[in-house]
Context: one part of a larger RNA
Molecule: small-subunit ribosomal RNA, central domain
Organism: uncultured Parcubacteria group bacterium
C1' cells in the first nucleotide's frame, strides 16, 4: 500500500463556526485534457501463455505465435464525469403568521432556613458518639421571644418533563438577546454536505488583581479509635466555594456511539405545533410534523445488546486504531504567571 476496524476488546477530536480540499439536485444544448472504442507505432532479450521440437522422461533448452504494465499518434462515441450557456424547484435559505421553553446577559425584588449582634424570659447544662473526650456554658450557654445585620442557595411545583452545539441551565419580575418547531402562501434559485489547518466556546479544581465570606470545608490544630492511625468518627478551622476582570483548556467533557442525507414492521407513553371530528366552548378520539422515552420485527453483533433517536441497509466527508510494558513518558517545539497542557518517540523488556 491492498485490506480490516473504532458502544463495552486498540480506536469518534469535549463542542461548534468555518478556509483550503473532497463530494454534490432536475432539464436542455454545446464542447471533450477524465472515460470508452478502433487503428498504427512502440513496449530489447530473457521471463509468462499456447503449439511444437531436442536431451531415455522431467527440470532444462531450441523454434513459432500471442500476451504483458503502459506510452505516443490518429479517428470516432457522448451514457457518466467535467466545462460553458440557458432554464427549473423536490435540497438549502428568506419573508409573513403563530408557538413552547431552567437557552444567554444585566438589573431589581421575595420568602424559608442558617449565622451574628442587641434586648427580654429563664437556669444548669448544651453539644457530640458505637461509647466517649476535646469543645461551648454561671462574665448566664442550650431553649424561647423580639428587633436589626449578613452571605449563599432557591423547598413544594418537578416529571421517563423542557431548553442549549457541547460544557451546561431551575425562586419571581423587567429590559436586551440567540436558537428551535408548526402552518399556509409567497420569494431566491443548488446558494448544498463535510471539513486538514484556523478561530470561538468549554464543568470542577487551580492561578493573578481587587472585593466578599453565612454555611460547608482541602491544609492545619485538637479529641477519640488503633499495635500504629499522617485515615474512617468527633470539636474547631485557613485557602477555596461567592462577585468583577484576566488566565488555565483539562474530565468516566459518556449515549464510553463524529457530522449530514436517503431507505427499512409495529406497540405503548410523553412534550410542543397543526388539521379533522365533536361541542356553547372544550376534553376524548383520528390523522399529521418536530422532539423525548419504552418494548420489539427484519437485519446486525463475539456476546451483551442495538433495533425509524440503529450498533440495520447505502452514499459523502472528517477524526482515530494496529500486541503488553517502558509512556501519554524523554527530547524538541508551541502555549501558560505558574500548575501544567498540546504534539510525541526510542533503547530495553515480555
Nucleotide at each position: 500500500u491492498u485490506g480490516g476496524g473504532c458502544g463495552u476488546a486498540a480506536a469518534g477530536c469535549g463542542u461548534g463556526u468555518g478556509u483550503a480540499g473532497g463530494c454534490g439536485g432536475a432539464u436542455a444544448u454545446a464542447a471533450u485534457a477524465g472515460u470508452c472504442a478502433u487503428a498504427u507505432g512502440u513496449u530489447a532479450a530473457a521471463u509468462c501463455a499456447u503449439c511444437u521440437c531436442g536431451c531415455u522422461c522431467a527440470a532444462c533448452g531450441g523454434g513459432a505465435u500471442g500476451g504483458c504494465c503502459g506510452c505516443a499518434u490518429a479517428u470516432g462515441a457522448a451514457a457518466c464525469g467535467u466545462u460553458a450557456u440557458a432554464u427549473c424547484u423536490a435540497g438549502a435559505g428568506g419573508u409573513a403568521g403563530g408557538u413552547a421553553g431552567a437557552g444567554g446577559u444585566u438589573a431589581g425584588c421575595g420568602g424559608a432556613a442558617c449565622u451574628c449582634a442587641u434586648g427580654g424570659u429563664g437556669u444548669a447544662g448544651c453539644a457530640g458518639u458505637g461509647g466517649a473526650a476535646u469543645g461551648c456554658a454561671u462574665u448566664g450557654a442550650u431553649a424561647u421571644c423580639a428587633u436589626g445585620g449578613g452571605g449563599a442557595a432557591c423547598a413544594c411545583c418537578a416529571a421517563a418533563g423542557g431548553c442549549g452545539a457541547a460544557g451546561g441551565c431551575a425562586g419571581c419580575u423587567a429590559a436586551c438577546u440567540g436558537g428551535g418547531c408548526c402552518u399556509u402562501a409567497u420569494c431566491u434559485g443548488a446558494c448544498g454536505c463535510u471539513g486538514a489547518g484556523a478561530c470561538a466556546c468549554g464543568a470542577a479544581a487551580g492561578c493573578g488583581u481587587g472585593g466578599g465570606u453565612a454555611g460547608c470545608g482541602a491544609a492545619c490544630g485538637g479529641g477519640a479509635u488503633u499495635a500504629g492511625a499522617u485515615a474512617c468518627c468527633c470539636c474547631g478551622g485557613u485557602a477555596g466555594u461567592c462577585c468583577a476582570c484576566g488566565c488555565c483548556g483539562u474530565a468516566a467533557a459518556c449515549g464510553a456511539u463524529g457530522u449530514g442525507c436517503a431507505c427499512u414492521a409495529a406497540u405503548c407513553a410523553u412534550u410542543g405545533g397543526g388539521a379533522g371530528u365533536u361541542u356553547c366552548g372544550a376534553c376524548c378520539c383520528u390523522c399529521u410534523c418536530a422532539g423525548u422515552g419504552u418494548u420489539g420485527u427484519a437485519g446486525c453483533u463475539a456476546a451483551c445488546g442495538c433495533g425509524u433517536u440503529a450498533a440495520g441497509u447505502g452514499c459523502a466527508c472528517c477524526g482515530c486504531c494496529u500486541g503488553g510494558g517502558a509512556a501519554g513518558u524523554a527530547c524538541g517545539a508551541g502555549c501558560g504567571c505558574a500548575a501544567g497542557c498540546u504534539u510525541a518517540a526510542a533503547a530495553c523488556u515480555c